Record summary
This is a predicted structure of a 712-nucleotide part of an RNA (large-subunit ribosomal RNA, domain II) from a Nanobdellota archaeon. The full RNA is in RNAcentral, with records from ENA and SILVA. It matches the Rfam family "Archaeal large subunit ribosomal RNA". Rfam 15.1 lists 2,955 matches to the family in 1,139 species.
Context: one part of a larger RNA
RNA sequence: GCCAGGGAGUUUGUUUAAGUGGCGAGGAUAAUCUUUAGAGCAUCCGAAGCGAAAGCAAAGAGUCCGCAGUUUACAAGGGACUAGGUAUUAAUGUGCCAGAAGUCACUUGAGCAAGACCCGAAACCGAGCGAUCUAACCCUGAGUAAGGUGAAACGAAUUUUUUAAUUCGUGGAGGCCUGAAGAGUUACUGCGUGCAUGCGUUCUUCUAACUUGGGGCUAGGGGUGAAAAGCCAAUCGAGCUCGGUUAUAGCUGGUUCCCACCGAAAUUGAUCUAAGUCAAGUCUUAGUUGAGACUAAAAAAAGGGUAGAGCUACGGAUUGAAGGCAUUGGGGGAGAAAUCCCUCAUCCUUUUGUCCAACUCCAAAUCUUCUUUUGUCUUUGAAGCUAGGAAACGGGGGCCCGCGGUAAGCGUGGGUUCCGAGAGGGGAACAACCCCGAUUGUAAUUAAGGUCCCAAAAUACUAAUUAAGUGUUAAAGGGUGAAAGGUGUAUAAUGUCCAAGACAGCAGGAAGGUAUGCUUAGAAGCAGCAAUCCUUUAAAAAGUGUGUAAUAACUUACCUGUCAAGAUCUUGUGCCCUGAAAAUGGACGGGGCUAAAUUAGUUACCGAUAUUACAAACCUUAACGAAUGUUAAGUGUGGUAGGUGGGCGUAUUAUUUGGACAGAAGCUUUUCUGCGAAGAGAAGUGGACCGAAUAAUAAUGAAAAUCCUGGU
Numbered sequence: 001g002c003c004a005g006g007g008a009g010u011u012u013g014u015u016u017a018a019g020u021g022g023c024g025a026g027g028a029u030a031a032u033c034u035u036u037a038g039a040g041c042a043u044c045c046g047a048a049g050c051g052a053a054a055g056c057a058a059a060g061a062g063u064c065c066g067c068a069g070u071u072u073a074c075a076a077g078g079g080a081c082u083a084g085g086u087a088u089u090a091a092u093g094u095g096c097c098a099g100a101a102g103u104c105a106c107u108u109g110a111g112c113a114a115g116a117c118c119c120g121a122a123a124c125c126g127a128g129c130g131a132u133c134u135a136a137c138c139c140u141g142a143g144u145a146a147g148g149u150g151a152a153a154c155g156a157a158u159u160u161u162u163u164a165a166u167u168c169g170u171g172g173a174g175g176c177c178u179g180a181a182g183a184g185u186u187a188c189u190g191c192g193u194g195c196a197u198g199c200g201u202u203c204u205u206c207u208a209a210c211u212u213g214g215g216g217c218u219a220g221g222g223g224u225g226a227a228a229a230g231c232c233a234a235u236c237g238a239g240c241u242c243g244g245u246u247a248u249a250g251c252u253g254g255u256u257c258c259c260a261c262c263g264a265a266a267u268u269g270a271u272c273u274a275a276g277u278c279a280a281g282u283c284u285u286a287g288u289u290g291a292g293a294c295u296a297a298a299a300a301a302a303g304g305g306u307a308g309a310g311c312u313a314c315g316g317a318u319u320g321a322a323g324g325c326a327u328u329g330g331g332g333g334a335g336a337a338a339u340c341c342c343u344c345a346u347c348c349u350u351u352u353g354u355c356c357a358a359c360u361c362c363a364a365a366u367c368u369u370c371u372u373u374u375g376u377c378u379u380u381g382a383a384g385c386u387a388g389g390a391a392a393c394g395g396g397g398g399c400c401c402g403c404g405g406u407a408a409g410c411g412u413g414g415g416u417u418c419c420g421a422g423a424g425g426g427g428a429a430c431a432a433c434c435c436c437g438a439u440u441g442u443a444a445u446u447a448a449g450g451u452c453c454c455a456a457a458a459u460a461c462u463a464a465u466u467a468a469g470u471g472u473u474a475a476a477g478g479g480u481g482a483a484a485g486g487u488g489u490a491u492a493a494u495g496u497c498c499a500a501g502a503c504a505g506c507a508g509g510a511a512g513g514u515a516u517g518c519u520u521a522g523a524a525g526c527a528g529c530a531a532u533c534c535u536u537u538a539a540a541a542a543g544u545g546u547g548u549a550a551u552a553a554c555u556u557a558c559c560u561g562u563c564a565a566g567a568u569c570u571u572g573u574g575c576c577c578u579g580a581a582a583a584u585g586g587a588c589g590g591g592g593c594u595a596a597a598u599u600a601g602u603u604a605c606c607g608a609u610a611u612u613a614c615a616a617a618c619c620u621u622a623a624c625g626a627a628u629g630u631u632a633a634g635u636g637u638g639g640u641a642g643g644u645g646g647g648c649g650u651a652u653u654a655u656u657u658g659g660a661c662a663g664a665a666g667c668u669u670u671u672c673u674g675c676g677a678a679g680a681g682a683a684g685u686g687g688a689c690c691g692a693a694u695a696a697u698a699a700u701g702a703a704a705a706u707c708c709u710g711g712u
Stems, first nucleotide, its partner, number of pairs: 001712006011114013026045003032039002049056002062081004069074002084097005117254002120251001124244006135218001137216007144208001146178003149174001153170006182205003187201002190199002220236001222232003257647006267280005283389006292377003296374004301369003308362001309360002315356003320351005326346001328345007395419010424435003439616007449606003452591003458603001460602006471593002484578003488575006495568003505562005511535003516530003541556001545554002617637002619634006648701001650698010666685008
């Protein structure tokens, strides 16, 4: 891992609601006693409330409207207004109550108290058991090959007046050295999980603070500790066993049959609260009531100060220029001073260039409120109200509109929609992008999206564009493709020139006054400054660019000839190109494609659980019916948490009724029935018990819990 068996909302008390039944202004007894029928008048709930209390105490009296229903004006229940009780009070008024249904039993839902659906802590406390492991200490024993080094002390010799000193021997000290046994366990972090710490090599120590046998002692907030919070029996930042104990867990996991109806919330307020809970909102069930609900569209009215815009309309910010010297001040100058001049700022006028969440002379759209009309739903019962039961209070994505942020698959808001709780088709794959909301079956038609092959359907048609494999991507994840450029190409338009010959090419001319004047060493078209005329001409600059020391020389503007029909400037638009860089080789989904790309248009076809047709089931409602039911209609039948309804199966009991050795239960295989839980039959095996209906009771349904036990 698999298989089998086991495995989780129970029981008692009490409160409340619903259903069923008994009795009913009453209902019920408890303990207990006799006994199966009573007693038990204790007590509890209800029939009256108000007031702190003293205390006082409502009994339908009235008017109007009106649902179901029917005789169309009656009308149970219902609604409105009055009147009523009581507290307060001088009074008005205000608060609570008030036009009679309860109670007991059973069943079910929920709350509370209990272990309270099941499993799960780390912990806390108590009483005991442990020092055969290990830590320290005590008592009594045992052990430590061999070698090296050579302290003190002593002896001899030398030396000395004597000590001292030197040399040579003897000697055998030491928490000394090498190293076996013994003890330890450094490194490889080697090998090893047939190791809950072993093996190998290497390493430390080995006469000592050494090692070791036996016996003894210290005990859990305690011991022991050359101190690591180490060790105290494979257990230690408080041992182990049993008990309190089913500790507690707002946390994790699990929680067992079916179908049908409806169907959420991830928000607001509060919380020692943000992993929870309570109240509201949202869901559901039942009842009550009886006519509206929604606000989609149009119209009219009203509200308002946002977007935008503006500022010579205020407040604030802010650029340049001109003018006035006018109110004033600083600096400089002239003057003996008064005073005058220049300049900078200030102020004023004119003009010019900009801004504002906390500016507004202006000023939308959307929006909000109300009214009317249309529309949708609704007496097959709307909205509301009452009562029972919840779940949820981690949300997320797209689009539109904000705020914060450089930005984010970012944070935080409003509206709407989807996912959540939504399957199916498309998007290569892909919760929320597009289409579309799945009761079941069989067909057909379409949507989004597609039609060369993978792969269903056009190698469709018409007219263009692109030559870059641009592209073949609706968007996006999974990048975008900018500014700036292009004599790439297509297209549209303006202007100008043009058979009186344009544009480009080729050929020729391009002169004279004059070397203009000045400057200069020189300046002659061409260093520089000033001026830039006149003449001859078809045309020719006081000169466009080279060039010279200065000239010269070449060239251009300009003109003519030749040629021959369009040329040229500018602007817009489409496609394309450059700009264009990331780490394994690589992505249009792929192959591949010059259309199978792009633009505009047309006609077919494919394509979904959509739509339609034909059948079927269920639900709701209506009609008929005594009832099972029959018929009809539906703009009914996706669904997590959750609410509600109806069923299937298991075990036992009671009553009724059956089967079985001519073969029960169980097991294996198989055929039918039912939407399903499930049921029935047949064959084989098996060899003695087993059902059905109605009712009751429950240790009643397993795939999961690192579930438990066993098997494998």